[in-house]
Context: one part of a larger RNA
RNA sequence: GAGUAGCGAUAAGACGGGUGAGAAUCCCGUCCGCCGGAAGCCUAAGGGUUCCUGAGGAAGGCUCGUCCGCUCAGGGUUAGUCGGGACCUAAGCCGAGGCCGAAAGGCGUAGGCGAUGGGCAACGGGUUGACAUUCCCGUACCACCUCCGCUCCGCUUGAGCGAUGGGGGGACGCAGGAGGGUAGGGGAGCGCGCGGCUGGAAGUGCGCGUCCAAACGGUUAGGCUGGCAGAUAGGCAAAUCCGUCUGCCACAAAGGCUGAGCCGUGACGGCGAGGGGAAAGGAAGUACCCGAAGUCCCUGAUCCCACACUGCCGAGAAAAGCCUCUAGCGAUGGAGCGAGGUGCCCGUACCGCAAACCGACACAGGUAGGCAGGGAGAGAAUCCUCAGGCGCGC
Numbered sequence: 001g002a003g004u005a006g007c008g009a010u011a012a013g014a015c016g017g018g019u020g021a022g023a024a025u026c027c028c029g030u031c032c033g034c035c036g037g038a039a040g041c042c043u044a045a046g047g048g049u050u051c052c053u054g055a056g057g058a059a060g061g062c063u064c065g066u067c068c069g070c071u072c073a074g075g076g077u078u079a080g081u082c083g084g085g086a087c088c089u090a091a092g093c094c095g096a097g098g099c100c101g102a103a104a105g106g107c108g109u110a111g112g113c114g115a116u117g118g119g120c121a122a123c124g125g126g127u128u129g130a131c132a133u134u135c136c137c138g139u140a141c142c143a144c145c146u147c148c149g150c151u152c153c154g155c156u157u158g159a160g161c162g163a164u165g166g167g168g169g170g171a172c173g174c175a176g177g178a179g180g181g182u183a184g185g186g187g188a189g190c191g192c193g194c195g196g197c198u199g200g201a202a203g204u205g206c207g208c209g210u211c212c213a214a215a216c217g218g219u220u221a222g223g224c225u226g227g228c229a230g231a232u233a234g235g236c237a238a239a240u241c242c243g244u245c246u247g248c249c250a251c252a253a254a255g256g257c258u259g260a261g262c263c264g265u266g267a268c269g270g271c272g273a274g275g276g277g278a279a280a281g282g283a284a285g286u287a288c289c290c291g292a293a294g295u296c297c298c299u300g301a302u303c304c305c306a307c308a309c310u311g312c313c314g315a316g317a318a319a320a321g322c323c324u325c326u327a328g329c330g331a332u333g334g335a336g337c338g339a340g341g342u343g344c345c346c347g348u349a350c351c352g353c354a355a356a357c358c359g360a361c362a363c364a365g366g367u368a369g370g371c372a373g374g375g376a377g378a379g380a381a382u383c384c385u386c387a388g389g390c391g392c393g394c
């Protein structure tokens, strides 16, 4: 220079009360304003205690500060079922032997690792200052074990188990348009509460009106398989399985497999507007207790049935679980039902379109997915608004 520029979105504050040495800035309240396909909620990555409680104010905070994502102390993350691992494989990576290479090392078979995919058994409510599909309550399910109970079968004329092997299946593109549902929404009915002020209003206005897995029975629509018998040299051994061939019966139904959703039970339960209501002194309408109605109609998805169907060309993973076939094992037997028991390791707090991640900053930038209320509207545009969250730290 200069007490100058600036104090980081033009969404906006005002008043009253409290605390305190001290208040525009902290807390409470009442108005006002802003977002609302987000500036709300869930969650992945990433971060790593920032979460909660109690103290504090030197520094950090672009002002202030009694406050904080700051400092100090104490506390907080509970799982057979959620997400990973005691399962599977993709790209890719590693790689016994092996091949190549002055060395280092490169490639690669068997084999393994590797989710962004496949497979796989829990839902509802309540609870804390901070966690909950994890704790508690209620009701389930899965796997394994048992010298337990019942029933049945078998003991070589063989019940049952059964592949690291064969086969099936898993199993897959995109576009389009029907259909059947559900979530959600709206209206009416019903239940509860209110009707103070002013000019009027007992017609009306306000709040709520639900929810649950598994298990049982029935069921929309669709797809697939036609069934039986015989032969068989293929599926690197074998097969009754698959494939191929032949014959008979049917060509359409029955049967089987796969199916959202619905009904009943789960429920004499839970929730529920609201009512009552301590301990206190402001920290509470909290803890705790009680608890009505909970029906019908309309509308409705981008969600489910389901890549199911139809069409098209660019012709759209693999492996395991699973089923079956034998090889084989096989009677100290086995199956079903019931009962009892067992159920490891890791993550779980909090932020997560952001002041906690990536940008040197409490930075107008960037950041996979999921949810998607109401009015108007073709719409997820746009405007107003629920729930919820904020007024952007002079």
Base pairs, nucleotide, nucleotide: 013031014030015029016028017027018026032391033390034389035388040371041370042369046351047350050349051075052074053073054072055071056070060068061067080141081140082347083346084345085344087118088117092113093112094111098107099106100105122139123138124137125136126135142343143342144341145340146339148338149337150336151335152334153333160329161328165325166324167323168322173312174311175310176309179305180304181303184299185298186297187296188295190209191208192207194205217263218262219261222258223257224256225255226249227248228247229246230245231244232243234242235241271294274290275289276288313316357366358365373385374384375383376382
The part of an RNA shown here (large-subunit ribosomal RNA, domain III) has 394 nucleotides and comes from Calditerricola satsumensis. The RNAcentral record of the full RNA draws on ENA. The organism belongs to Calditerricola, within Bacteria. Its mean pLDDT, the model's own confidence on a scale to 100, is 82.